[in-house]
RNA sequence: GCGGAUGGCCGGAUGGCCGCGGCGCCUUCCGGGGUGUCGAGGAAAGUCCGGGCUCCACGGAGAAACGGUGCCGGGUAACGCCCGGCGGGGGCAACCCCAGGGAAAGCGCCACAGAGAACAGACCGCCCCGUUCGUCGGGGUCAGGGUGAAACGGCGAGGUAAGAGCUCACCGCGGGACUGGUAACAGGACCGGCACGGCAAGCCCCACCGGGAGCAAGGUCAGAUAGGGGGAUCGCAGGACUGCGGUCCGGGGCGCUCCGGCCCGGUCCCCGGGUAGACUGCUCGAGGCAGCGGGCAACCGCUGUCCCAGAUGAAUGGCCAUCCCUGAGCGAUCAGGACAGAACCCGGCUUACAGGCCAUCCGCACUU
RNA sequence: GGGCGCUUAGCUCAGCGGGAGAGCACUGCCUUCACACGGCAGGGGUCGCUGGUUCAAUCCCAGCAGCGCCCACCA
Numbered sequence: 001g002c003g004g005a006u007g008g009c010c011g012g013a014u015g016g017c018c019g020c021g022g023c024g025c026c027u028u029c030c031g032g033g034g035u036g037u038c039g040a041g042g043a044a045a046g047u048c049c050g051g052g053c054u055c056c057a058c059g060g061a062g063a064a065a066c067g068g069u070g071c072c073g074g075g076u077a078a079c080g081c082c083c084g085g086c087g088g089g090g091g092c093a094a095c096c097c098c099a100g101g102g103a104a105a106g107c108g109c110c111a112c113a114g115a116g117a118a119c120a121g122a123c124c125g126c127c128c129c130g131u132u133c134g135u136c137g138g139g140g141u142c143a144g145g146g147u148g149a150a151a152c153g154g155c156g157a158g159g160u161a162a163g164a165g166c167u168c169a170c171c172g173c174g175g176g177a178c179u180g181g182u183a184a185c186a187g188g189a190c191c192g193g194c195a196c197g198g199c200a201a202g203c204c205c206c207a208c209c210g211g212g213a214g215c216a217a218g219g220u221c222a223g224a225u226a227g228g229g230g231g232a233u234c235g236c237a238g239g240a241c242u243g244c245g246g247u248c249c250g251g252g253g254c255g256c257u258c259c260g261g262c263c264c265g266g267u268c269c270c271c272g273g274g275u276a277g278a279c280u281g282c283u284c285g286a287g288g289c290a291g292c293g294g295g296c297a298a299c300c301g302c303u304g305u306c307c308c309a310g311a312u313g314a315a316u317g318g319c320c321a322u323c324c325c326u327g328a329g330c331g332a333u334c335a336g337g338a339c340a341g342a343a344c345c346c347g348g349c350u351u352a353c354a355g356g357c358c359a360u361c362c363g364c365a366c367u368u
Numbered sequence: 369g370g371g372c373g374c375u376u377a378g379c380u381c382a383g384c385g386g387g388a389g390a391g392c393a394c395u396g397c398c399u400u401c402a403c404a405c406g407g408c409a410g411g412g413g414u415c416g417c418u419g420g421u422u423c424a425a426u427c428c429c430a431g432c433a434g435c436g437c438c439c440a441c442c443a
Stems, first nucleotide, its partner, number of pairs: 001364010012323007020039008041339001045350002048348005053214004066210005071085005086100001087098004101205002106203002108199003123145002125141006153171002156168003172194001173192003178187003218280004228271008238249004251263002273442003287306008324337005369439007378392004386423001394410005416432005
């Protein structure tokens, strides 16, 4: 110098004028006015996960069903998130990627092609025997050919009629004393002798987690309407039995009794009706910043300091000047400045994003 | 603001791991004097898009896009 990897930050700056929303203070002729202060984001987005909070359900615990997660250790309020490691894959490297438990518990699937696709299989070829000598029949064989995504260990030697884990060495595979490590895992004396293909983002098995709904939750008040129609369920008091734990009947009236329907009250659902209002929940919080300490890190602890949006037909904007960046132009100057807008609040993930800055590292070339 | 569903031919839909299909519509021919009906033949698809799992994806999983539905309070 060129090319690349990772982590973090910014994403226009300053001033003036006008305007909008919240809060405090002052003032008012109650309509308002003045003044001070605060006023979008790293994603406010998608609503994909995890919590807080609220209501509903539930005697406790467990199981079944359903859904989710899935190497190991740690962090956290929690997580499917983050950090550190292990294993596998990619890259010369820095570094990046992985839904990464179990296929010897069971079921299922493996199209087409191919002889044969999962307790295999003889199409060509090779070898042996028979032979009516034919492009024949029987048997052996998976070493070679061919098909396929995948062909039932690889390679070499021995062996054989030809072959074959049939035998042996090495590698692979399975078990594994022992060693290191918290663990995943790594190494591995020795043994077995080929038996065990792939798919679990197919069913399933194992381990762990999960009650449901959401601020349009929920609460208070005001106004209006027909507290109208239908359905489900429950019953204040009391009584009976009892092994004292409980179980059964259980409102009123009609009815001899059961069933059934009727009336009273509570809760819920459906149809129908009315309203489109106010307040609350509402913003100080697993909070931000700085310093110190612990930890490889994620993160945690202590001290100090700060208050930092709360709208609801819904504020957060516009103009001018100077500067910065980009493009055009000889120049004066002109045009543009990404993605995108809070709605109960947090922690993550994912997605969108013009341009710029900082730090660390790797490869190549050249110079000293 | 919150919850849920759908996307396959021009339209309405089926298909749910191994050939992309049905009805209507469209085109050509036959039939008719002509049209309709009918008969025969045919064309037309990035299965919304992008990745992943798998030998193989319309189908299974994830992300994105578009469209649609529901949820207020009172008695």

This is a predicted complex of two RNAs, RNase P RNA and transfer RNA, with 443 nucleotides together. Model confidence (mean pLDDT): 78 of 100. It holds a member of the Rfam family "Bacterial RNase P class A". Rfam classes the family as a ribozyme.